Context: one part of a larger RNA
Molecule: small-subunit ribosomal RNA, 5' domain
Organism: uncultured bacterium
């Protein structure tokens, strides 16, 4: 000087980073890989137009019967009443009519076993990416430089050609049955871009023989000939067309194989090896090869360190150093290996297949004891271990990924927030004036000296923080912001809310008093302490660093 640090004392704010190094110990719970209905059948839900007839309800206009009895009229008479006929206002609201809506029945029509929504199943693509860990590995694992005339490559890009014609099933579903469950069996039905034939296919594959040309040993490239073999699927749309399908070539991307060189320790590990080393044949692989098998030969490696043992993921880089070098391999990026332990294959363009399958072991859980279920070294979180390491948070708004024609869905990748002075960086805890100098404290030769412009006191400012108001960018036409009422801006108020840690014998910056008396104690080294200790303890003073300081550990 540095650190993925821890511990002690202390602790105001912000930005950017980092955070189980130990038990690759065991894991409750939630989430971390799905998506496509424009491949397919089906299921559930839901959605019409119109005619005729009937029924109920409501509304509109309409105003019948009935009630009512104003004004006036006629008649009678006891002149104030009675009787008679007509009858306005007002109340009342029937039948018949029209419209709307609901409903019942019978029809007709609409691409019509139709449209829309959702989805268990079949099918496609993706679950080989992303994310985690460093147990194993001393190895072509990694780094670097070459080679493949010994190789594969889904999706993507470019180009050429094609897509004709048939078939048989099966899940779902229904029924039956077994089982505690997980789950399974039987019978019957059905679809497809699921499965299987036939046709066609110069260039493709296998074989045969030939020519030209090139080279790096086997050989490569090109051309024509011949024999045999090998394809396909549809969907959406009124259509145009678009998305898919098949064969082939080239590219891109990714992967694989071989080789030179390079990087740990031990000789108190000296010999190791039997598919071992090579050959022939066959098989296998995308491909070369003892990769595997049979036969033949007896080789191969090693003091330039084989074998064995120990340790360890490797690198870009990081720390240190003038450099050469030394140390480390946290975070970020590349490669490798692993996914409870060991083994195995399947599927697929691709498999160490973390959140796939099978078997065995250990462990945990359920059980009706017959049998089943599980795998956090994903993100959080729990127990344990430890000196020690965080939230069972928000969001898909951005970037990226999977599926989809798209809308969109999924995404603990990622973007953010939370915890921790763990680190780095920045800021603050006031500023100016203020006495030959208050009080207190320490010291004293008792005169004084120091703390000390420090405080008080007088002015001033407002960073951070507080309160109130406003309020983003990040989002490339529109819509859409988790972060976030955050950053930032404005105003108000007020020194108010914000300093400690360690050292003072020499190395090494910084001294006195008291206590103690080889005691108690200190200490990195030298060493200090046995009655005047600048070295122990306390106080005053001083030095250093400062939201840190000191100690411990490790590296240079």
């Nucleotide at each position: 000087g540095a650190u993925a640090a821890a511990c002690g004392c202390u602790g105001g704010c912000g930005g950017c980073a980092c955070a189980c190094a130990u038990a690759a110990g065991a894991c409750a719970u939630g989430c971390a890989a799905g998506u496509c209905g424009a491949a397919c059948g089906a299921a559930a839900g839901u959605c019409g137009u119109u005619u005729u007839a009937g029924a109920a309800a409501u509304u509109u206009a309409g105003g019948a019967a009935g009630a009512g009895g104003a004004c006036g009229a006629a008649g009678a008479u006891u002149u104030a009443u009675c009787u008679u006929a007509a009858g306005a206002a007002u109340c009342a609201g029937a039948g018949a009519a029209a419209a709307u809506c609901u409903u019942u029945a019978a029809g007709a029509c609409a691409u019509a076993u139709g449209g829309c929504u959702u989805u268990a199943g079949u099918g496609g693509c993706g679950g080989a990416c992303u994310g985690g860990u460093g147990a194993g590995u001393a190895a072509c694992a990694c780094g670097u430089a070459a080679g493949g005339a010994a190789u594969c490559u889904a999706c993507c890009u470019a180009u050429u050609a094609g897509a004709g014609u048939g078939g048989a099933a099966u899940a779902a579903c229904a029924c039956u049955g077994a089982g505690a469950a997980a789950u399974c069996a039987g019978u019957g039905c059905u679809a497809a871009u699921a499965c299987c034939g036939c046709a066609u296919a110069c260039u493709c594959c296998a074989g045969a023989a030939c020519a030209a040309u090139c080279g790096c040993a086997u050989g490569g490239u090109u051309g024509a000939u011949u024999u045999g073999g090998g394809a396909a699927a549809g969907g959406a749309g009124c259509a145009a067309u678009c998305c898919g399908c098949u064969a082939a070539u080239a590219g891109a991307u990714g992967a694989u194989c071989u080789u030179g060189c390079g990087g740990c320790u031990g000789a108190u590990u000296a010999g190791c090896u039997a598919g071992u080393u090579g050959g022939u044949a066959u098989g296998g692989u995308a491909a070369c090869g003892g990769c595997a098998u049979a036969c033949c030969a007896a080789g191969g490696c090693a003091a330039c360190g084989a074998u064995c043992a120990g340790u360890a993921g490797c690198c870009g880089a990081a720390c240190u150093g003038a450099g050469a070098g030394g140390u480390u391999g946290a975070a970020c990026g590349g490669c490798c290996a692993c996914a409870u332990u060991g083994g195995g294959a399947c599927u697929g363009a691709g498999a160490u297949a973390c959140g796939g399958c099978c078997c065995a072991g250990a462990c945990u859980c359920c059980u009706a004891c017959g049998g089943g279920a599980g795998g956090c070294a994903g993100c959080a979180g729990u127990c344990g271990g430890g000196a020690a390491u965080a939230u069972u948070g928000c969001g898909c708004a951005a970037u990226g990924g999977a599926g989809g024609g798209a809308a969109c869905u999924c995404u603990g990748a990622c973007g953010c927030a939370g915890u921790g002075a763990u680190g780095c960086c920045g800021c603050g805890u006031a500023u100016a004036g203020g006495a030959a100098g208050a009080a207190g404290u320490u010291u004293u030769u008792c005169g004084g000296a120091a703390u000390g412009u420090a405080a008080a006191c007088u002015a001033u400012u407002g960073u951070c923080g507080u309160u109130a108001g406003g309020g983003a960018a990040g989002a490339g036409a529109a819509c859409g912001g988790a972060c976030a009422g955050u950053a930032c801006c404005u105003a108000a108020g007020g020194a108010g809310g914000a300093a400690g840690c360690u050292c003072c014998g020499g190395c090494u910056a910084a001294c006195u008093a008291u206590g103690u008396g080889c005691c108690a104690g200190c200490a990195g080294c030298c060493g200090c302490g046995g009655u005047a200790a600048u070295a122990c303890a306390u106080a005053g003073g001083g030095g250093g660093c400062g939201a840190g300081c000191g100690u411990u550990a490790u590296c240079c």